[in-house]
Predicted 3D model of RNase P RNA and transfer RNA as a complex of 431 nucleotides.

C1' cells in the first nucleotide's frame, strides 16, 4: 500500500422565529422534557391481568452434541464433531435406523436382496462358433446410492481367502465434569431416509392491554331452555377430589361515552472485585415520551458529509443531494430493510527499512 | 395491537397424504372445418418463474424457515 475477517459506534449538528404533546409553578406568564437501532415482521421468550382450584392418566404441543449464562427462551457464551476456507474465520434443522412400521420412482438382473454382459471349468468332438450344467462377484453396463476402500499377495477364475494402511462396528485402558479424544485388541461389515410415521430424554393450564378495573348513558327483556348434580368451574379426552345459584346456555334489543391501567423498570451510565466469556456482585450517579383520528413540525441562517461544474486550483464560489423508517402496557431475543462514514483487532499479498 | 386464512396459463377453480427429464379442467384466444353469413357444434393448436428466497431429500407446486402482496374477525350493558 492493496485485498479480506470479526466487533463497536454514528447516521445529521448550533442558533433564531412561528407551531404542537405532557409534567410542574409564584398560572395573561415562566421552566423542563417529548420516537428507533432497528421503533418493522409479529417468529419465540417472559413481567402483568383475568378465568375458585387440586392431583392422577390418556392425547396434543415445543426443544434436541456438551457444560455454563439468564426471569425465561428456539437466545447468548465457551467447547465437541462433521463440512468450507491458503488463512484470520464461517456453516450446522447435530439425539436414535440394532424398538418396530413405512418409503427409496424410472433405469437396471437386482434396492432387506441380487446375476445382464462378463471371467473360470466340465460335457457331447481336437479347436473355434452355439447349447447345457457347475463355480464366481474382482471387470463392465444401469442408477442419487449395487456384498466397506486402495494396494499387494494368493486363485481354475475370483472373493477380506491372506496380509499392510484407512473407513465403520465392539470390547480393554488412559485423559476430561461432560460431549468426546488418545492407544491398543478383535472378528470382517449391504446402504440411504425420522424438515417419513414413530422411539428417548426435557419441558408445557388458556386468553391476552381491544387483558383487566371503574364511572356514566340508554334500551326491551311480559323470550326460550336447564336446575342439586343437571349445569358451569384453567386447551380436548377419562377419573377422582373440591367450589357456586340472581348460576349456566340460545334467541332479541342498547350503547359504541369518560377515569384507570399508562410508565420507576429482571431499567440506563461510570468505577470496582470475581469470572477465558456469556454474565454476577458491590458502590456512586441519573429519571430520560405517554399520544387516543393518535403529539415533536415548518421556515431563515451557518456548519458536517457526498457529487458535478467554474475558477485566480494547498483553497474560493455555486448547484443538487443527505439512507432504512415514526412509539401505543413494558422488557429480554431472532430476522428482515439501510444512502454515507468512524474506530479497533486479526490474517493474506506486494513494497521499503 | 392481537387472532386466524389465501397466494397455481388471460379468467375462475383441481392437484398439496413427495415419484421428476410431459402439471391439469371449465371459460377466454387463435387456426381450419361446418353455413349463404353468424351463432351453436367438431378438431388442432398456443398460453405456465405453481406469490418470492433459501433448506431437507437421488427427486419439491407438495415437507420446513425466512419474506412480500391480500382477505376476515375482536369492546362494554341488562
Nucleotide at each position: 500500500c492493496a485485498a479480506g475477517u470479526a466487533a463497536a459506534c454514528c447516521g445529521g449538528g448550533u442558533g433564531g422565529c412561528c407551531g404542537c404533546c405532557c409534567g410542574c409553578c409564584u398560572c395573561a406568564g415562566g421552566c423542563g422534557g417529548g420516537a428507533g437501532g432497528a421503533a418493522a415482521g409479529u417468529c419465540c421468550g417472559a413481567g402483568c391481568u383475568c378465568c375458585a382450584c387440586c392431583g392422577g392418566g390418556c392425547a396434543g404441543g415445543a426443544u434436541g452434541c456438551u457444560g455454563g449464562g439468564u426471569a425465561a427462551u428456539a437466545c447468548c457464551c465457551a467447547g465437541g464433531a462433521g463440512g468450507g476456507g491458503c488463512g484470520a474465520c464461517c456453516c450446522u434443522a447435530c439425539g436414535g435406523a440394532a424398538a418396530g412400521u413405512g418409503c427409496c420412482a424410472c433405469a437396471g438382473a437386482a434396492a432387506c436382496a441380487u446375476a445382464c454382459c462378463g471371467c473360470c471349468u466340465c460335457g457331447a468332438c481336437u479347436u473355434u462358433a452355439g447349447c447345457g450344467g457347475g463355480g464366481u462377484a474382482a471387470g463392465g453396463g444401469u442408477g442419487a446410492a449395487a456384498u466397506g476402500g486402495u494396494g499387494a499377495g494368493g486363485u481354475a477364475a475370483g472373493a477380506g481367502c491372506u496380509c499392510a494402511c484407512c473407513a465403520g462396528c465392539g470390547g480393554c485402558u488412559g485423559g476430561g465434569u461432560g460431549a468426546c479424544c488418545a492407544g491398543u485388541c478383535g472378528g470382517c461389515u449391504g446402504g440411504g431416509u425420522a424438515a417419513a410415521c414413530c422411539c428417548c430424554a426435557u419441558c408445557c393450564g388458556g386468553a391476552g392491554c381491544a387483558a383487566g378495573a371503574c364511572c356514566g348513558a340508554a334500551u326491551a327483556g311480559a323470550g326460550g331452555g336447564a336446575c342439586a348434580a343437571u349445569a358451569g368451574g384453567a386447551c380436548g379426552c377419562c377419573c377422582g377430589g373440591c367450589c357456586u345459584c340472581a348460576u349456566c346456555c340460545c334467541c332479541g334489543g342498547g350503547u359504541u361515552g369518560g377515569u384507570c391501567g399508562c410508565u420507576u423498570g429482571a431499567c440506563c451510565c461510570u468505577g470496582a472485585u470475581g469470572g477465558u466469556a456469556a454474565c454476577a456482585u458491590c458502590a456512586g450517579g441519573g429519571c430520560u415520551a405517554g399520544a387516543u383520528a393518535g403529539a415533536u413540525g415548518g421556515u431563515c441562517a451557518c456548519c458536517a458529509c457526498u457529487c458535478c461544474g467554474a475558477c485566480c486550483c494547498u483553497g474560493u464560489c455555486g448547484g443538487a443531494g443527505u439512507a432504512c423508517a415514526g412509539a401505543a402496557c413494558u422488557c429480554g431475543g431472532c430476522u428482515u430493510a439501510c444512502a454515507g462514514g468512524u474506530u479497533u483487532a486479526c490474517u493474506u499479498g506486494g513494497c521499503c527499512u | 395491537c392481537g387472532g386466524g386464512g389465501u397466494g397455481u396459463a388471460g379468467c375462475g377453480c383441481a392437484g398439496u397424504u413427495g415419484g421428476u427429464c410431459u402439471a391439469g379442467c371449465g371459460c377466454g384466444c387463435a387456426g381450419c372445418g361446418u353455413u349463404u353469413g353468424g351463432g351453436a357444434c367438431g378438431c388442432u393448436g398456443a398460453g405456465g418463474u405453481c406469490g418470492g428466497c433459501g433448506g431437507u431429500u437421488c427427486a419439491a407446486a407438495u415437507c420446513c424457515g425466512c419474506c412480500c402482496a391480500c382477505c376476515c374477525c375482536g369492546a362494554c350493558c341488562a
Notes:
Rfam match: Bacterial RNase P class A. The family's RNA type in Rfam is ribozyme. Rfam describes the family as follows. Ribonuclease P (RNase P) is a ubiquitous endoribonuclease, found in archaea, bacteria and eukarya as well as chloroplasts and mitochondria. The coordinates come from a structure-prediction model, not an experiment, and the mean pLDDT is 76.